[in-house]
């Protein structure tokens, strides 16, 4: 530099169940365990999903509160894209 990743390989990585923490959730984090990963390494930038505490609307009520809906400021890099970089290889 590379429209490159070998049934290869130094180092790696760890899904679900289950335990404990936090969070309104959605996760997320430690333990655990390996279901898988050539990037399953970092980054919410663009789309896509989740969730909806608080907002906003409506709804009947005297209120207090309820119930629908919409909503990301929350969440996903193990949904794809894209940026950045580890290793090999050429």
């Nucleotide at each position: 530099a590379g429209u490159u990743g070998a049934u290869a390989a130094a180092g790696g990585c760890a899904a679900a169940a289950c335990u404990g923490a936090u969070g309104a959730a959605a996760g997320u984090c430690a333990g655990g365990g390996a279901c898988g990963c050539a990037a399953a390494g970092a980054c919410a930038c663009g789309g896509g999903u989740c969730u909806a505490a608080g907002g906003u609307a409506u709804a009947a009520c005297a209120a207090a509160g309820u119930a629908u809906a919409c909503u990301a400021a929350g969440a996903u890099a193990g949904c794809c894209g894209g940026u950045u970089a580890c290793c090999a290889c050429u």